[in-house]
RNA sequence: GGGACUAUAGCUCAGUGGUAGAGCACUACGUUGACAUCGUAGGGGUCGCUAGUUCGAACCUAGCUAGUCCCA
Numbered sequence: 001g002g003g004a005c006u007a008u009a010g011c012u013c014a015g016u017g018g019u020a021g022a023g024c025a026c027u028a029c030g031u032u033g034a035c036a037u038c039g040u041a042g043g044g045g046u047c048g049c050u051a052g053u054u055c056g057a058a059c060c061u062a063g064c065u066a067g068u069c070c071c072a
Stems, first nucleotide, its partner, number of pairs: 001071007010024004018055001026042005048064005
């Protein structure tokens, strides 16, 4: 210098055009003599950033940023 992949909740991840989700974690309540386990409910999001396409974008396109890998 060229190319590929990754970026979504505190953590690990799903979601390929139409309401943003799961597990764990956190909070409250129930359960227990108490703790743990378990159950119920709840809080928590700039879908990396900017622009474009579209009636509509986490998803498609371009550029940028960060990380991983490959080639030279």
A computed fold for a 72-nucleotide RNA from an uncultured SAR116 cluster alpha proteobacterium, annotated as transfer RNA. It matches the Rfam family "tRNA". From the family's description: Transfer RNA (tRNA) molecules are approximately 80 nucleotides in length.